[in-house]
A computed fold for a 72-nucleotide RNA from a Candidatus Obscuribacterales bacterium, annotated as transfer RNA. Rfam family: tRNA. Rfam classes the family as a transfer RNA. Rfam's curators write: Transfer RNA (tRNA) molecules are approximately 80 nucleotides in length. Its family is annotated with triplet codon-amino acid adaptor activity in the Gene Ontology. The RNAcentral record of the sequence draws on ENA. The coordinates come from a structure-prediction model, not an experiment, and the mean pLDDT is 84.

RNA sequence: AGUCCGUUAGCUCAGCGGCAGAGCGCGCCUCUUACACGGGCGUGGUCCUCGGUUCGAAUCCGAGACGGACUA
Numbered sequence: 001a002g003u004c005c006g007u008u009a010g011c012u013c014a015g016c017g018g019c020a021g022a023g024c025g026c027g028c029c030u031c032u033u034a035c036a037c038g039g040g041c042g043u044g045g046u047c048c049u050c051g052g053u054u055c056g057a058a059u060c061c062g063a064g065a066c067g068g069a070c071u072a
Stems, first nucleotide, its partner, number of pairs: 001071007010024004018055001025043006048064005
């Protein structure tokens, strides 16, 4: 210098143009003599940034940022 991949909840990750989700975590309740486990309810987001396309964008296109792999 070039090519490719990734960036979504506190963490690990789904989500393939029409409501943003799961597991774990956290809070409350229940269960227990008590703790753990289990059960119930709840909690949570500028979808990396800026532009563009579209009736509508986390999703498509462009530029940039950060991280990673590879080539030279």